[in-house]
A computed fold for a 164-nucleotide RNA from a chicken gut metagenome, annotated as Lysine riboswitch aptamer. The coordinates come from a structure-prediction model, not an experiment, and the mean pLDDT is 84. Of the family's consensus pairs, 100% are formed in the model.

Formats: sequence, structure tokens, C1' cells
RNA sequence: AUAGAGGCGCGAAGCUUAUCAGUAUCUUGGCAGAGCCGUUCAGGCGGCAAGGAAGCCAGGGGAAAGGGAGUUUCGCCGAAGCGGGGGUUCACCUGGAAGGGCCUUUGCUGGGCGGACGGAGAAGAUCCGGCCGACUGUCACAAUCUUGGAUUGUGGAGCGCUAU
Repeated sequence: AUAGAGGCGCGAAGCUUAUCAGUAUCUUGGCAGAGCCGUUCAGGCGGCAAGGAAGCCAGGGGAAAGGGAGUUUCGCCGAAGCGGGGGUUCACCUGGAAGGGCCUUUGCUGGGCGGACGGAGAAGAUCCGGCCGACUGUCACAAUCUUGGAUUGUGGAGCGCUAU
């Protein structure tokens, strides 16, 4: 440098679908009586509103996104995930805050699984975090054996391991 291995292996996209949810929201009627909306705060700008705003009750109509499952295709084995810094962008404008997307840089984690706890979430789904537990792959060391290896035990980390 090239090619590989770990297996409920990792990630992306399309399609279908349950949930989201009888929710958001629209409308009709009643109560009510001055504010409401443009993520949040302040200012500005704009829109709606006594021809009735917000809010509450009853009736009628009634979604979507994220997250999940199945399936197909694609890219792969630091696959990828998480944390910190920087840049940029998003929702009317400016400033602050929080959040999301993209790029970059840096640190940690071999992998999947289970548990309690914490966070996100509509959620008993799912995801994320560290901790604990066994399992598994790999290498090292030690012991034993039927010794090109197998078994058992202990330990390390992917900047690793195997082959050329």
C1' cells in the first nucleotide's frame, strides 16, 4: 500500500404501513368580552379582531412531521455513535437565548445484547449517555492436551488483527 474478518454488524435512500390522534387545525352553536398571530424575550414591521380577539363547553369535518415496523436498493467494517471548539444556515427584520441542518476540527468508544438510572420523545415504541452484567471477535501472556492447533484463565484496545 492492497485485500479481508467480527454479526440480531453499521449507516443512507425509496416504497408500504400501525401509531402520532380524534391531536393540531377548520367550521356551526353557546358562554365570554380585548386582545391574538408571525419558535422565545425586547424593539420594529406586518396580519387578524366589538361585523367579536384570547379562553371554555357542545356538535360536525379532520391532517402532517419526527420517531417505529416491514421490504427493496445502495454505501460500508471508525462501519458508526456521542461530547467539546469554530464557521455557515433555518423560521418577516435587528439584537440576545434555545433548538434544528450542513461543513470543519478535536476527544472518547472493538462489537452487539440485557438491567437499573438519567435525558429526548405523544408513548410501555425507539434513540442517546455513562455505570453494571454476562456473551462474542481479535491479539498477548500463562497452564494443560490428542501440540501447523484445541481448551481454560487473565488482560489490552480498532492508531488494533489477519493475508499478500